[in-house]
RNA sequence: GAGAAGGGCAGAACCUGCGAAAGCAGGCGACGCAAAGCCACGGGUCCUCGCCUCUCCGACCGCCGCAUCCGGGGAGCCCAAGAUCGCCGAGCUACCGAA
Repeated sequence: GAGAAGGGCAGAACCUGCGAAAGCAGGCGACGCAAAGCCACGGGUCCUCGCCUCUCCGACCGCCGCAUCCGGGGAGCCCAAGAUCGCCGAGCUACCGAA
C1' cells in the first nucleotide's frame, strides 16, 4: 500500500520514584504515529563538569594600582562526559494485506 479487517504504540499535562540538570522509569492520559520496533554510528538540539573571557562582591596590601594574585556569585564562548532515535540520516528487524 485499500476511507479493508484484526491488532499495536502513546505527546502534553498531572501523580509517584530516580537524577545536579537535560532527562529516565512506572501510573494516568491520547497529541499524534505505517516502523512512534531496536540501535547514539553521522549531523542537529538540550543539559552540565571544566577551560577561557567579561563582570560583581569579599579578603590581602605602611609603597595604593578600587590593579595583579587568592576566595566566592553572575553572564558569554568552546567543550569531555551525559540526554534525545516522538529532530533528521545511516544500520538491523518485523505483524496484517485486496487489486